[in-house]
Context: one part of a larger RNA
RNA sequence: CGCAGGAAAUUUGAGAGGAGCUGUCCUUAGUACGAGAGGACCGGGAUGGACGCACCGCUGGUGUACCAGUUGUUCUGCCAAGAGCACAGCUGGGUAGCUAAGUGCGGAAGGGAUAAGCGCUGAAAGCAUCUAAGUGCGAAGCCCCCCUCAAGAUGAGAUUUCCCAUGCGAAAGCAGUAAGACACCUCAGAGACGAUGAGGUAGAUAGGCUGGGAGUGGAAGAGCCGCGAGGCUUGGAGCGGACCAGUACUAAUCAGUCGAGGA
Numbered sequence: 001c002g003c004a005g006g007a008a009a010u011u012u013g014a015g016a017g018g019a020g021c022u023g024u025c026c027u028u029a030g031u032a033c034g035a036g037a038g039g040a041c042c043g044g045g046a047u048g049g050a051c052g053c054a055c056c057g058c059u060g061g062u063g064u065a066c067c068a069g070u071u072g073u074u075c076u077g078c079c080a081a082g083a084g085c086a087c088a089g090c091u092g093g094g095u096a097g098c099u100a101a102g103u104g105c106g107g108a109a110g111g112g113a114u115a116a117g118c119g120c121u122g123a124a125a126g127c128a129u130c131u132a133a134g135u136g137c138g139a140a141g142c143c144c145c146c147c148u149c150a151a152g153a154u155g156a157g158a159u160u161u162c163c164c165a166u167g168c169g170a171a172a173g174c175a176g177u178a179a180g181a182c183a184c185c186u187c188a189g190a191g192a193c194g195a196u197g198a199g200g201u202a203g204a205u206a207g208g209c210u211g212g213g214a215g216u217g218g219a220a221g222a223g224c225c226g227c228g229a230g231g232c233u234u235g236g237a238g239c240g241g242a243c244c245a246g247u248a249c250u251a252a253u254c255a256g257u258c259g260a261g262g263a
Stems, first nucleotide, its partner, number of pairs: 001152001005163007015149004021049007033038001051106005059100004066093005071086006110144003117137004164262001166175003180258003184200005205251003208247005215239002221234005
């Protein structure tokens, strides 16, 4: 821009893409078959491999604004307690998120038309013949079925709901609006930017605060014990990014732009 009014939502599916793998064991059955050795079809069940999709409850990894320990040094006047730097100084753990080695799921089943092949009926050709007319079965393959995208499918589809029929102009058209949208702002289950989604005071969108939780692992101060290094008690203490809630304290204020009149 188009889809002959303007919107919002829900859809149909022309078409396109994906998937499509396979082992072993048990049973049927030591049966059929076979002199024996050996050893099935058909059918039923179990359990794997590789591959794919999803997820983070479990097991772990990571986790540079979480917690603790610790070395050297500089500083906060000193003690104590801390801060900076040293690869995040090093070390031990670790929430959210992201993850695999973790754990769920998938290939199936079914239908249609067939290939090779196997048939039925059957002439040409009194026989025979699956084929010439006719007709049946038959593959991991083909078309459906399963998953995803999809009406720019210009062949532009469908359904539901909302907005109305303004003013000016001879007309072309222009203007302010409606439903609605945008912009702007606060953001994240989204994200390179756009986009998408949650919100914008009639508000819990983010931050803060409060409560809780995961985590760390026993804070500081004080008291007591010990000559001391240190230990014990107060006290599962203190701290606590992303997690779960509550709460308008802060910031989303106010204002703005576009958008039909139905050839």